Model confidence (mean pLDDT): 85 of 100. Predicted 3D model of a 1381-nucleotide RNA (small-subunit ribosomal RNA) from an uncultured bacterium. Rfam family: Bacterial small subunit ribosomal RNA.
RNA sequence: AGAGUUUGAUCCUGGCUCAGGAUGAACGCUGGCGGCGCACUUAAGACAUGCAAGUCGAACGGAAAUUUAUCUUAAGUUUACUUUAGAUAAAUUUUAGUGGCGGACGGGUGAGUAAUACGUAGGCAACCUGCCUCAAAGAGAGGGAUAACUGGGAGAAAUUUCAGCUAAUACCUCAUAAGACCACACUGCGGCAUCGCAGAGGGGUCAAAGGAGUAAUCCGCUUUGAGAUGGGCCUACGGCUGAUUAGUUUGUUGGUGGGGUAACGGCCUACCAAGACUAUGAUCAGUAGCCGGGCUGAGAGGCUGGCCGGCCACAUUGGGACUGAGACACGGCCCAGACUCCUACGGGAGGCAGCAGUGGGGAAUAUUGCACAAUGGGCGCAAGCCUGAUGCAGCAACGCCGCGUGAGCGAUGAAGGCCUUCGGGUCGUAAAGCUCUGUCCUCAAGGAAGAUAAUGACGGUACUUGAGGAGGAAGCCCCGGCUAACUACGUGCCAGCAGCCGCGGUAAUACGUAGGGGGCUAGCGUUAUCCGGAUUUAUUGGGCGUAAAGCGCGUCUAGGCGGUUUGGUAAGUCUGAUGUGAAAAUGCGGGGCUCAACUCCGUAUUGCGUUGGAAACUGCCAAACUAGAGUACUGGAGAGGUAGGCGGAACUACAAGUGUAGAGGUGAAAUUCGUAGAUAUUUGUAGGAAUGCCGAUGGGGAAGCCAGCCUACUGGACAGAUACUGACGCUAAAGCGCGAAAGCGUGGGGAGCAAACAGGAUUAGAUACCCUGGUAGUCCACGCCGUAAACGAUGAAUACUAGGUGUCGGGUGGCAAAGCCAUUCGGUGCCGCAGCAAACGCAGUAAGUAUUCCACCUGGGGAGUACGUUCGCAAGAAUGAAACUCAAAGGAAUUGACGGGGACCCGCACAAGCGGUGGAGCAUGUGGUUUAAUUCGAAGCAACGCGAAGAACCUUACCAAGUCUUGACAUCCGGAUGACCGGAACUUAACCGUUCCUUCCCUUCGGGGCAUCCGAGACAGGUGGUGCAUGGUUGUCGUCAGCUCGUGUCGUGAGAUGUUGGGUUAAGUCCCGCAACGAGCGCAACCCCUAUCAUUAGUUGCCAUCAUUAAGUUGGGCACUCUAAUGAGACUGCCGCGGACAACGCGGAGGAAGGUGGGGAUGACGUCAAAUCAUCAUGCCCCUUAUGUCUUGGGCUACACACGUGCUACAAUGGCCGGUACAGAGGGCAGCGACCACGCAAGUGCAAGCAAAUCUCAAAAAGCCGGUCUCAGUUCGGAUUGUGGGCUGCAACCCGCCCACAUGAAGUUGGAAUCGCUAGUAAUCGCAGGUCAGCAUACUGCGGUGAAUACGUUCCCGGGUCUUGUACACACCGCCCGUCA
Repeated sequence: AGAGUUUGAUCCUGGCUCAGGAUGAACGCUGGCGGCGCACUUAAGACAUGCAAGUCGAACGGAAAUUUAUCUUAAGUUUACUUUAGAUAAAUUUUAGUGGCGGACGGGUGAGUAAUACGUAGGCAACCUGCCUCAAAGAGAGGGAUAACUGGGAGAAAUUUCAGCUAAUACCUCAUAAGACCACACUGCGGCAUCGCAGAGGGGUCAAAGGAGUAAUCCGCUUUGAGAUGGGCCUACGGCUGAUUAGUUUGUUGGUGGGGUAACGGCCUACCAAGACUAUGAUCAGUAGCCGGGCUGAGAGGCUGGCCGGCCACAUUGGGACUGAGACACGGCCCAGACUCCUACGGGAGGCAGCAGUGGGGAAUAUUGCACAAUGGGCGCAAGCCUGAUGCAGCAACGCCGCGUGAGCGAUGAAGGCCUUCGGGUCGUAAAGCUCUGUCCUCAAGGAAGAUAAUGACGGUACUUGAGGAGGAAGCCCCGGCUAACUACGUGCCAGCAGCCGCGGUAAUACGUAGGGGGCUAGCGUUAUCCGGAUUUAUUGGGCGUAAAGCGCGUCUAGGCGGUUUGGUAAGUCUGAUGUGAAAAUGCGGGGCUCAACUCCGUAUUGCGUUGGAAACUGCCAAACUAGAGUACUGGAGAGGUAGGCGGAACUACAAGUGUAGAGGUGAAAUUCGUAGAUAUUUGUAGGAAUGCCGAUGGGGAAGCCAGCCUACUGGACAGAUACUGACGCUAAAGCGCGAAAGCGUGGGGAGCAAACAGGAUUAGAUACCCUGGUAGUCCACGCCGUAAACGAUGAAUACUAGGUGUCGGGUGGCAAAGCCAUUCGGUGCCGCAGCAAACGCAGUAAGUAUUCCACCUGGGGAGUACGUUCGCAAGAAUGAAACUCAAAGGAAUUGACGGGGACCCGCACAAGCGGUGGAGCAUGUGGUUUAAUUCGAAGCAACGCGAAGAACCUUACCAAGUCUUGACAUCCGGAUGACCGGAACUUAACCGUUCCUUCCCUUCGGGGCAUCCGAGACAGGUGGUGCAUGGUUGUCGUCAGCUCGUGUCGUGAGAUGUUGGGUUAAGUCCCGCAACGAGCGCAACCCCUAUCAUUAGUUGCCAUCAUUAAGUUGGGCACUCUAAUGAGACUGCCGCGGACAACGCGGAGGAAGGUGGGGAUGACGUCAAAUCAUCAUGCCCCUUAUGUCUUGGGCUACACACGUGCUACAAUGGCCGGUACAGAGGGCAGCGACCACGCAAGUGCAAGCAAAUCUCAAAAAGCCGGUCUCAGUUCGGAUUGUGGGCUGCAACCCGCCCACAUGAAGUUGGAAUCGCUAGUAAUCGCAGGUCAGCAUACUGCGGUGAAUACGUUCCCGGGUCUUGUACACACCGCCCGUCA
């Protein structure tokens, strides 16, 4: 000193939370020792029991006991003693009572108390003070009682009554009076008004007590003065909350007389006056003992008042007095109340907020201890007695402080645990082991200080010495970020964690456990509370345009602030001295306990008071000034206000004329009006409201607001030039006034418009938007209401601070003057510098720089709500909370995405066309259903003739049944064998199983290699799970034109710029411009095919010329075609026009081809947790006589149904029959298979050629020519079915293809909807290939024939660029509101 948390990211505002310190604490886990402290914060609730205030016999009379002496009596006997009873005297001890002093201190508690309290500083000329100290003086003479005691009585008791006796330092009378007090009058001194002090005068009143001692003397007593100590009263200032408490008060405020008190005083009383307090907060309500101090904080402050100390208050609750120096009295009295106890029911007793202790309450707080040894207190002459004050001990880690739980060496880095990439790493010198030490501990011995003669509870304590043995002594919390510290396993949005953010849905560093680590340590965490961080109440030290916050506006009172000059004063201010600021505490410097905590000494201490000085500033007083403010005069501007009057246009109604079928209204309609004559048009009359053009970015007003014209009255501002007043000013709580619209009251008025209402539409509904009507209202007068996004979301005033450019109202100057230029005052706009601001923006009309005053704000919601109060006729307005709840709510800006926002552009996107799908039958895929199984995956576009380029077995992953268990497959080890392979037989549904035959290689002869079998375990195996753990591959946006980077610049920043702009392009293609300059991935080009030509080369290709043949068959040739290699060609290169002299576009020439010629390959950054763990690879999890392996059979081919993709059709542009022509690209040895023969045919038989420009598949088909059919369910269509065959194959039942004959279904062009295609394309026709034993309507290729249309970009879909809005960012399939559950 900061950090986390609002967002995709950013800056700001703003709250919440954390890290620190503290505690009279409590709870959880744990616990070795000592020292010093500290301990009912709750029930000022109730209390059993014991103790906590007594003492004095030297005040007094008694009583009792003991001892001694003397006497009397009795008994015994040793005649002198012992014993018994009694009397007297003395001494000692104890003591109930009278009396004195003390029980007003000490100890406890904090209920009450917001001032009769406390703190600080003063005052008393308005006071008291026992015991104590000092000083002066005194104590003479008498008297009468009374307790105790004795006797009697009442009562259960507590207690009480009567009679009698007695004493005093108890009580009373008289005397004395230097003295005190009282009244009178006098003198001196002093002061602060009343007055105070001293002295003298005469008058009145008022004292006393004795005790002890042989004595000396001592202790007491009385009066007076002084002191000390302790108290009482008064004053000022200071310290809580609430105005949703605004008025309070009648002894109240003051006076006079009287009373009362120690003393002043309405303290009390009678009378008189009507005051007193209050916005600087009275009164009322709530809360609270106050302070020194304590905690925290950099400080200013904030919170607090337990222990220790000072003061106050209280003692079961309330009230009262008595005694006394002192009380209205904790362990005194009286009364009342509640409660408890005793009782003979009549009546009595009690007060732990003293120390222990009990139960209760509570999260929670100790022993019914020892001692008066010390310190102190009461009484006493003293000894002494009393003292739960106090000193000590006990209990509790409750706090602070100190110490220990061992130290050194010790690597094979042991064992073990954990992790692991299996190599190792880590716990870890840690342990073990060796060598030491003894603090604490245990035992023993000695043994204090505290005490100055005696006396020690603590205590055989502290401390010292000796001996002993590492022995007896470590836990708690945390490890996702904040915040130091990480891995494994378990769990699987479960269990749980959490201070905030947030973790957990199968790989959790956040849950639980373990290992490891971090922190603190006899403690550690949690909870509660306070301060801090929080500048988050801001004096130091905040704000108010948009984040919370400027009253709607004006006026004015209190208050606050205030121009220039001089003089005075000294309240504020500054400074010196001094008193006080208790002690303790804190700070600083020292000392003592071994150190520390603790304790002792010294010093310092922001306040207040007294006093001396200074005079700049503020205040006050006095005198002046004119720059602020105001008055007078002149002038012009204006929807400023109020009242009255007068217009024109429009509208509606009415009357009349013309006139005829519609009008009106809408997106389209209807309600409505109209043949009883509307709408339209003409004329007239009436009525109410509003004032076109001018008109504006204009003007006026404090704001709200103000608009036809004229008149009257009237407010304010402005300009000019002089004169006057002389700070008269600014702001403004409260108050008062004004205040749009709507609304309310009374009375008018009512044309149009128009809430409510009615009807018609729209709609799923439509209590709306649209339409037709229509009432309050809108208008006027008077009176209320008092609110608005009453906004510039910007309070008022003053001063200062670059400019530029408009406009309104004045003035001045200049010029060549209907004007222009310069300048000035006042208003009103825009742009812009500095500065400010979170940014947006503001910027002389400030949101800048300063000053003054006022209002207001302090997280979001609850809520401008509730209650209370005020106002209002009401509606309602003003003021204005809390409980509860959230971790955000919010401002500005950024990048995206989105918009039924805008601009531009593109695409078979629409449009223009052609052909389809959707209807039928069949094929195929999917869903669903079914099933033992119908294996799995793919799911909008971008799954569905997709994986599958081909499921009868196999494939195959599924199901049923039957086998095997180191395994069908790989590596390693040991043993055996010489095989394995191959062949055969039995058995089986088949595999499996059983048996038989055959039978290695190399060699240096040591052995080695190979193969099989057997055995043991490491392991194999898995199409089991997770594509949301992954790699790789792929789809899609999209072949769309985009996506980025470096440096620089701009911005606080996210980011921007570049990449935007003007053109252009298929293109971020290119050009120009530009705070950008460059670059990369994409585009294009480079690659392949194709279109033209050339060169080279001619076999298996070709044949113009020559010869030859049935035939390019052969000779010959390589010109042509063709083949396949290399080249050329096209580049806006040329011309014209347009364009900016550019890029480029349009047209033209030439050319086979013209503006990327046509096609292909090629797919940027990224998006979709897109697809795939079943191509493959792979982490983790799971199975291991099974989820692995082998085998047979079945299934993937099921079938009410739904969808996708196709094939064939519905026919005459056709079907059928016959004849006939022309391709390209491919395949071929377990292959293609000619010719010939057979068969209606599928095909079969034989078999030539060909590993291919040679042979073969191979017939191309549509086409063309000829014939037939004649519009029909047909000579269309071919499904379905029957019979018989063919082919492949171990095997065609489930379940293949083909042929022949027979059968001959639906279907007559297809609803809503929807798909493809822009040229060699669509459409149509066939051919080939891969897969493949066989199986093609699919897929991939190939050629043949070969169109139509595109005006154009409004609309649908998708995309790109710029811009705009946004409360979206999982990004519109978003967010979010209300109701219901």